The RNA shown here (Glycine riboswitch aptamer) has 89 nucleotides and comes from Bradyrhizobium jicamae. The organism belongs to Bradyrhizobium, within Bacteria.
RNA sequence: UACGUCACGUCGGGAGAGACCGGCCUUAUCGCCGGCGCCGAAGGAGCAACCGCCCCGGAAACUCUCAGGCAAAAGGACCGCGUGACGUC
Numbered sequence: 001u002a003c004g005u006c007a008c009g010u011c012g013g014g015a016g017a018g019a020c021c022g023g024c025c026u027u028a029u030c031g032c033c034g035g036c037g038c039c040g041a042a043g044g045a046g047c048a049a050c051c052g053c054c055c056c057g058g059a060a061a062c063u064c065u066c067a068g069g070c071a072a073a074a075g076g077a078c079c080g081c082g083u084g085a086c087g088u089c
Base pairs, nucleotide, nucleotide: 002088003087004086005085006084007083008082009081011080012079013078018036020035021034022033023032024031037070038069039068043066044064045063046062050058051057
C1' cells in the first nucleotide's frame, strides 16, 4: 500500500404490507382485549443449488411467518464511508 474477515459508529442510503373493525381506558395519543386482512429485509426455523476427498460442517434476498411489522417517528437485512483488530500479498 492492496485485499479479505470481524467489531464498532451522534455518519450517508435503505423496501414491503391496515393511521382496518368492535369494546375498555384516556383530554387526546399511547396502551389493553377480541375479530378480519396483509408484509418480509431484525431474530428464528425449513429445503439445498453450491463449497468441502469421506465423516463432520458451512450455505440464499428461496420457503414458513414462531417472533417482528403494516401513517409519521423508531426499527431495519443489505450497501457505502470511517475507525480498530486480525490474516494474506
The coordinates come from a structure-prediction model, not an experiment, and the mean pLDDT is 75. It was read from a public genome assembly, where an Rfam model found it. It matches the Rfam family "Glycine riboswitch aptamer". About the family: This family represents the bacterial glycine riboswitch. Glycine riboswitches usually consist of two metabolite-binding aptamers domains with similar structures in tandem. The aptamers cooperatively bind glycine to regulate the expression of downstream genes.